Description
Model confidence (mean pLDDT): 84 of 100. Predicted 3D model of a 581-nucleotide part of an RNA (large-subunit ribosomal RNA, domain I) from a Pseudomonadota bacterium. It matches the Rfam family "Bacterial large subunit ribosomal RNA".
[in-house]
Context: one part of a larger RNA
RNA sequence: GGCGCCAGGUGGAUGCCUUGGCACGGGAAGGCGAUGAAGGACGUGAUAAGCUGCGAUAAGCGUCGGAAAGGUGCAAAUAACCUUAGAUCCGGCGAUCUCCGAAUGGGGCAACCCGAUGCGGGUCAUGCCGCAUCAUCCUCCGCAAGGAGGAAGUCAACCGGGGGAACUGAAACAUCUUAGUACCCCGAGGAAAAGAAAUCAACCGAGAUUCCCCAAGUAGCGGCGAGCGAACGGGGAAGAGCCUAAACCUGCGUUGUGAGAAAGCCCUGAGGCGUUGCAGCGCGGGGGUUGUGGGACCGGUACGGGCGGCUCAGGCCAGCCCACUGGAGUUACAAACUGGAAUCUUAGCCGAAUGUGUCUGGAAAGACCGAGCGUAGAGGGCGAUCCUCCCGUAGGCGAAAGGAAACCAGCUCCAACCACAGUCCCGAGUAGGGCGGGGCACGUGAAACCCUGUUUGAAUCUGGGUGGACCAUCACCCAAGGCUAAAUACUCACCCGUGACCGAUAGUGAACCAGUACCGUGAGGGAAAGGUGAAAAGCACCCCGAGAGGGGAGUGAAAUAGUACCUGAAACCUGGCGCUU
Numbered sequence: 001g002g003c004g005c006c007a008g009g010u011g012g013a014u015g016c017c018u019u020g021g022c023a024c025g026g027g028a029a030g031g032c033g034a035u036g037a038a039g040g041a042c043g044u045g046a047u048a049a050g051c052u053g054c055g056a057u058a059a060g061c062g063u064c065g066g067a068a069a070g071g072u073g074c075a076a077a078u079a080a081c082c083u084u085a086g087a088u089c090c091g092g093c094g095a096u097c098u099c100c101g102a103a104u105g106g107g108g109c110a111a112c113c114c115g116a117u118g119c120g121g122g123u124c125a126u127g128c129c130g131c132a133u134c135a136u137c138c139u140c141c142g143c144a145a146g147g148a149g150g151a152a153g154u155c156a157a158c159c160g161g162g163g164g165a166a167c168u169g170a171a172a173c174a175u176c177u178u179a180g181u182a183c184c185c186c187g188a189g190g191a192a193a194a195g196a197a198a199u200c201a202a203c204c205g206a207g208a209u210u211c212c213c214c215a216a217g218u219a220g221c222g223g224c225g226a227g228c229g230a231a232c233g234g235g236g237a238a239g240a241g242c243c244u245a246a247a248c249c250u251g252c253g254u255u256g257u258g259a260g261a262a263a264g265c266c267c268u269g270a271g272g273c274g275u276u277g278c279a280g281c282g283c284g285g286g287g288g289u290u291g292u293g294g295g296a297c298c299g300g301u302a303c304g305g306g307c308g309g310c311u312c313a314g315g316c317c318a319g320c321c322c323a324c325u326g327g328a329g330u331u332a333c334a335a336a337c338u339g340g341a342a343u344c345u346u347a348g349c350c351g352a353a354u355g356u357g358u359c360u361g362g363a364a365a366g367a368c369c370g371a372g373c374g375u376a377g378a379g380g381g382c383g384a385u386c387c388u389c390c391c392g393u394a395g396g397c398g399a400a401a402g403g404a405a406a407c408c409a410g411c412u413c414c415a416a417c418c419a420c421a422g423u424c425c426c427g428a429g430u431a432g433g434g435c436g437g438g439g440c441a442c443g444u445g446a447a448a449c450c451c452u453g454u455u456u457g458a459a460u461c462u463g464g465g466u467g468g469a470c471c472a473u474c475a476c477c478c479a480a481g482g483c484u485a486a487a488u489a490c491u492c493a494c495c496c497g498u499g500a501c502c503g504a505u506a507g508u509g510a511a512c513c514a515g516u517a518c519c520g521u522g523a524g525g526g527a528a529a530g531g532u533g534a535a536a537a538g539c540a541c542c543c544c545g546a547g548a549g550g551g552g553a554g555u556g557a558a559a560u561a562g563u564a565c566c567u568g569a570a571a572c573c574u575g576g577c578g579c580u581u
Base pairs, nucleotide, nucleotide: 001580002579003578004577005576006575007574008573009572015566016531017530020502021501022499023498024497025496026495027494029491030490031154032153039100040099041098042055043054044053046078047077050074051073061094062093063092064091065090066089070082071081072080105114106113107112115134116133117132118131119130120129121128136151137150138149139148140147141146158189159187160186161185162184163183169176173223199206200205210237211236212235213234214233220228221227241483242482243481244427248286249285250284251283252282253281254280255279256278257277264273265272266315267314268313269312270311271310291461293426294425295424296423297422299418300417301416304322305321306320307319308317309316325415326414327413328412329411337410338409339408340407343404344403345402346401348397349396350395354370355369357368358367359366371388372387373377379391380390381389432456433455434454435453436452437451438450439449442468463478464477465476466475467474518525519524538565541552542551543550544549
């Protein structure tokens, strides 16, 4: 030196554990913000560095409820205090809430600097201090001065819109694909979008939209490559339909016309009025909303009372009011508010049943011997494995105040019909066409349909669109205005629950003071790090030592459990013994 065995050191694998994660289900919520948010800076404690809480009223103040013996957070200790006259704690409502931040009086290198006006404090006076107000844009009102209201910023995903890649695949690559994806921007809501047929269908019929299953990887599209990929129809979820434009009547404003009597003032007669009337335009009220075409005008039938329509008489009419009957409504269809209120929610409360039996043990929940409850034998804790020890569980109960809210009232709104012919109306730079693009599963194709940059450009029911070139026949449907719940999508945050999910190199990057330390000019990148014990009982005292550390003693079931702490593998190191060179 090597090999072997033993005992240690080092190291932190493994086992066990879990305060943390992950995924999903149910509920609830889906916002917050100029009444100053999200997020921060700086403060704030008797002592106070950090975290948490809070804001110069600063680990807090008031009040209303809950709960009940202790309390002054994590977090020890000392001090000083509070508390059955109900503290601490939990919940509702309120008060306070520095400075920065949309940041908004002006500025600025965020948390700082400097103002103006009014009022107040202080000073002999100025400086100084305190409070309030003072940004911009939009809308409405106003002649103006000005007043009132709104916006802004933030936020995980979901949604609509405007823009819009490449790697990649095609075994290269250009059309194509990836993909209208990623990403950027704008906007909104608790959902969004879509939506009441100018739709499908096929000679039968259906009847808004959305979502799911099938149809179907079919029909098709496609350098007919790679690949892309419907619809009809069927079955389900949900279910809801409406308002306008125009014709016609009418009020107001405005422009034009109109000069003495006509048109006009509901009709007839008489009287009276007359810058009334008529036409255009604008704003409003009534009317009207459809595809068996609808509507307006004209006509007819029906309609309780009162008022009114320049006056009187007769008629007529619609307007207003009252009554009666019926219907409807706050998510669309008109719109606001008030009262009541089931129930749910934001604290809580009640809640059954074992023996000081025996044994082992440090400890009983284990073993043995007996008993009981169960609408409760889910789960967790307690010195090992407890239905009956604790918290709970099953089952019940509960709100002064705030929130949600079915429903019921008040309240509000609406309300007849028929018919033929004729005249009028039925959404225009629109439909359609040409050229260039885009969307449709559909790549220009025989390419319909939808959108439109450019250029053109109709019709009003004897009208117009569609049915995949186009034509005829036939069928279906009414574009060029608008609103609309539910079924559907998502989960930052809240509550409850579940797991053939992880168990500290796993599971979130983060079980631990982590988006921290640290790196980077910056955008950005981004860790490591859990476990004494049942209980600190965390080793009084003595000895060695400067200390660290150790030896005794003591605690404990255990100290080779001593805070470098459960278990403590291997590599690696040391000592002892044996064999061997």